[in-house]
Context: one part of a larger RNA
RNA sequence: GCCUACGAGUUAAUUUUACUAGCGAGGUUAAGGACUUAAGGUCCGGAGCCGGAGCGAAAGCGAGUCUGAAUAGGGCGCAUAGUUAGUAGGAUUAGACGCGAAACCUUGUGAUCUACCCAUGGGCAGGUUGAAGCUCUGGUAACACAGAGUGGAGGACCGAACCGGUUGACGUUGAAAAGUCUUCGGAUGACCUGUGGGUAGGGGUGAAAGGCCAAUCAAACUGGGAGAUAGCUCGUACUCUCCGAAAUGCAUUUAGGUGCAGCGUCGAUAUAUAGUUUAUUAGAGGUAGAGCUACUGAUUGGAUGCGGGGGUUUCAUCGCCUACCAAUUCCUGACAAACUCCGAAUGCUAAUAAAUGAUGGUCGGCAGUGAGGGCAUGGGUGCUAAGGUCCAUGUCCGAAAGGGAAAGAACCCAGACCAACAGCUAAGGUCCCUAAAUAUAUGCUAAGUUGAAACAACGCGGUUGGACUGCAUUGACAGCUAGGAUGUUGGCUUGGAAGCAGCCAUUCAUUUAAAGAGUGCGUAACAGCUCACUAGUCGAGCGGUCCGGCAUGGAUAAUAAUCGGGCAUAAGCAUAUUACCGAAGCUAUGGGAUUAAUUAAAUUAAUCGGUAGGAGAGCAUUCUAUCGGCGUAGAAGCUGAGUCGUGAGGCUUGGUGGAGCUUAUAGAAAAGAAAAUGUAGGC
Numbered sequence: 001g002c003c004u005a006c007g008a009g010u011u012a013a014u015u016u017u018a019c020u021a022g023c024g025a026g027g028u029u030a031a032g033g034a035c036u037u038a039a040g041g042u043c044c045g046g047a048g049c050c051g052g053a054g055c056g057a058a059a060g061c062g063a064g065u066c067u068g069a070a071u072a073g074g075g076c077g078c079a080u081a082g083u084u085a086g087u088a089g090g091a092u093u094a095g096a097c098g099c100g101a102a103a104c105c106u107u108g109u110g111a112u113c114u115a116c117c118c119a120u121g122g123g124c125a126g127g128u129u130g131a132a133g134c135u136c137u138g139g140u141a142a143c144a145c146a147g148a149g150u151g152g153a154g155g156a157c158c159g160a161a162c163c164g165g166u167u168g169a170c171g172u173u174g175a176a177a178a179g180u181c182u183u184c185g186g187a188u189g190a191c192c193u194g195u196g197g198g199u200a201g202g203g204g205u206g207a208a209a210g211g212c213c214a215a216u217c218a219a220a221c222u223g224g225g226a227g228a229u230a231g232c233u234c235g236u237a238c239u240c241u242c243c244g245a246a247a248u249g250c251a252u253u254u255a256g257g258u259g260c261a262g263c264g265u266c267g268a269u270a271u272a273u274a275g276u277u278u279a280u281u282a283g284a285g286g287u288a289g290a291g292c293u294a295c296u297g298a299u300u301g302g303a304u305g306c307g308g309g310g311g312u313u314u315c316a317u318c319g320c321c322u323a324c325c326a327a328u329u330c331c332u333g334a335c336a337a338a339c340u341c342c343g344a345a346u347g348c349u350a351a352u353a354a355a356u357g358a359u360g361g362u363c364g365g366c367a368g369u370g371a372g373g374g375c376a377u378g379g380g381u382g383c384u385a386a387g388g389u390c391c392a393u394g395u396c397c398g399a400a401a402g403g404g405a406a407a408g409a410a411c412c413c414a415g416a417c418c419a420a421c422a423g424c425u426a427a428g429g430u431c432c433c434u435a436a437a438u439a440u441a442u443g444c445u446a447a448g449u450u451g452a453a454a455c456a457a458c459g460c461g462g463u464u465g466g467a468c469u470g471c472a473u474u475g476a477c478a479g480c481u482a483g484g485a486u487g488u489u490g491g492c493u494u495g496g497a498a499g500c501a502g503c504c505a506u507u508c509a510u511u512u513a514a515a516g517a518g519u520g521c522g523u524a525a526c527a528g529c530u531c532a533c534u535a536g537u538c539g540a541g542c543g544g545u546c547c548g549g550c551a552u553g554g555a556u557a558a559u560a561a562u563c564g565g566g567c568a569u570a571a572g573c574a575u576a577u578u579a580c581c582g583a584a585g586c587u588a589u590g591g592g593a594u595u596a597a598u599u600a601a602a603u604u605a606a607u608c609g610g611u612a613g614g615a616g617a618g619c620a621u622u623c624u625a626u627c628g629g630c631g632u633a634g635a636a637g638c639u640g641a642g643u644c645g646u647g648a649g650g651c652u653u654g655g656u657g658g659a660g661c662u663u664a665u666a667g668a669a670a671a672g673a674a675a676a677u678g679u680a681g682g683c
Base pairs, nucleotide, nucleotide: 001683002682003681004680005679006678011094012093013092014091015090016089017088018087019086020085021084022083023082026050027049028048032044033043034042035041036040054061055060064076065075066074067073097235098234100232104225105224106223108221109220115199116198117197118196119195120194121193122192123191124189126158127157128156129154133150134149135148136147137146138145162186163185164184168181169180170179201217203213204212205211238618239617240616241615242614243613248261249260250259251258252257262369263368264366265365266364267363268362269361275356276355277354278353279352280351281350282349283348289342290340291339296336297335301331302330303329307325308324309322310321311320312319372397373396374395375394376393377392378391379390380389381388402413403412404411417591418590419589422587423586424585428581429580430579431566432565433564437578439577440576441575442574443573444572450568451567458553459552462550463549464548465547466546467545468544469543470542471541479537480536481535482534483533485510486509487508490504491503492502516531520529521528592608593607594606595605596604597603619672621669622668623667624666625665626664628662629661630660637656638655639654640653641652642651643650644649
């Protein structure tokens, strides 16, 4: 892991609601007793309980009573239906749907492991070093001291047994629930060890690590309290039908729990009245917007300049000046969730009308929910960050399958009773992958832009459209040819300043077709080149401004890349049009169920996605009762086949098997397994 068996809302008492039955202003017996049959009844038994009257703290009064001064007002009552059983749904008390702690208390059992202690025994190859003491010699006044020898001390040295466990490797479902190999420490000592004995669980023992106390230790093990408790986790077993939530508010030693309300379901109930939608009318209001010379506050520029600062003046004032600050007022511009002279749309309230038809209200039984999430819109918070967070309104997912968006909980379309090789559409699509247009018309794009969504300021003689405007056959624009002069080097300044460093100006005037007291280069200053301006040539359009479309640069992320891909110059973009494809949508055909009309059939209409959950109807298993039935001419069980039923399941029959089984109607349950790291067995 698989298979088989077992495995979880039970029982009792009390209570409540519904249904059924008996009796009914009453209902009912309990213990106990008598009788009887074969263990169940029948008859007594009215003690008690519930109901029949309430109100008040009570005395008490009583269809009233309490409060109160009250004969007021108000509170609670009065208009009668109960009660005893059975069944079902809940509640309470019990282990109370099942399994699951870590722990706590208590009675005992343990020191054959291990810690320490007591008693009594045992063990330590071999080698090395050579303390004290002693002897001799030297030495000393005598000691001291020195040398040689002797001697044999030591938690001394090296190293087996023995005890240990430093390093590395192996081993890691091991040979082993701690080992093997290698290497290493101690090895006459605080050494090792045999046997017997002692200390016991908040206790022992501990050269102290919370170590050890029988592979168990921050409180051993065993039995018991005990089914401890578990607001926690997991599991909780057949079918079909109808309806169908919540993730909110308030409170909580409360926040993953619970109570009440909200939302679901089932039953009852009353009324042409609630509910919902639309239209009209009448209201309340201060949001969006707007406004502020209408307040409060904030605020741009200008005018005015109270007052102040500074300067000047004076002994001190008075004065005067000021390119400083600046009140008030005026003009101008603009701001506000906690500003408003104003002020919508929605929403809300009411009335009337229409539509709808129990959807609404009330009472009662039973719940679940009280972690929500995305998107759109209005906001707070945050960075007008977040797949962020907190509200509000709506919607979907949650509890919703189907089609589209390549793929995707909640985006778009659309809500699946069942069947089928019928049809029409939605969103979205129609070159191929891939069902359907290589459709039609007119433009745009040249960037593979683009072909899902999506990127800025700023730049751009890319291209295209529109509006306004200037010049132009009296010849424009561009090109080419020619001129572009004179007073004058204008005046000033300056070393110089001559169109062109700078300043000034009535930047004049003359000759002209035209030519600035000069547009830009240039020179030290001149010179030189050039432009404006003019003529000629040429011969038809040429400029400017603004607003659009599509492109273009800006353009940067981590595996080599992507429109889903192939690819496409349309199969891209824009506008318009017509076909077609496309879903569990709608229609058509056949069938089923629920509800209503309406009451059984039939008919008609509406309805039939669904988690938690509520309600209903059934199937199967075991046993009991009654009436029956089947069975050695083959029961149950096992195993094939066929068939019926929406399903749980039923029926028939072949094989096997070898003795019991069972319909119908009722009753009673040890009554249905795929899950609980479920339990036991097998493989």
Record summary: Large-subunit ribosomal RNA, domain II from Corchorus olitorius, 683 nucleotides, folded computationally. The source organism's lineage runs through Eukaryota, Mesangiospermae, Gunneridae, Apeibeae and Corchorus. Rfam family: Bacterial large subunit ribosomal RNA. Gene Ontology terms of the family: structural constituent of ribosome and ribosome. Model confidence (mean pLDDT): 83 of 100.